[in-house]
RNA sequence: GCCACCAUCGUCUAAUGGUUUAGGACAUCAGGUUCUCAUCCUGAAAAUUGGGGGUUCGAAUCCCCCUGGCGGCA
Numbered sequence: 001g002c003c004a005c006c007a008u009c010g011u012c013u014a015a016u017g018g019u020u021u022a023g024g025a026c027a028u029c030a031g032g033u034u035c036u037c038a039u040c041c042u043g044a045a046a047a048u049u050g051g052g053g054g055u056u057c058g059a060a061u062c063c064c065c066c067u068g069g070c071g072g073c074a
Stems, first nucleotide, its partner, number of pairs: 001073003005069003010026004018057001028044005050066005
């Protein structure tokens, strides 16, 4: 230099262009239960989906560029 893949709550992940102002698990916080802790139960908060642009009535999803990561070829 060329090619391919990946990037979504704190972590791991789900989501056929329309039911998603993005769901779940763990973790966190609050309450219940308990003499206390743990377990268990209920609830809450937490991601405008790496950044920018485009297509579309509508984009996490399709296209382009950039950034970062990983791999292959040279």
Transfer RNA from bacterium (Candidatus Gribaldobacteria) CG10_big_fil_rev_8_21_14_0_10_37_46, 74 nucleotides, folded computationally. RNAcentral records the identical sequence in 2 taxa. The organism belongs to Candidatus Gribaldobacteria, within Bacteria. The sequence is in RNAcentral, with records from ENA. Its Rfam family is "tRNA". The family's RNA type in Rfam is transfer RNA. Its mean pLDDT, the model's own confidence on a scale to 100, is 80.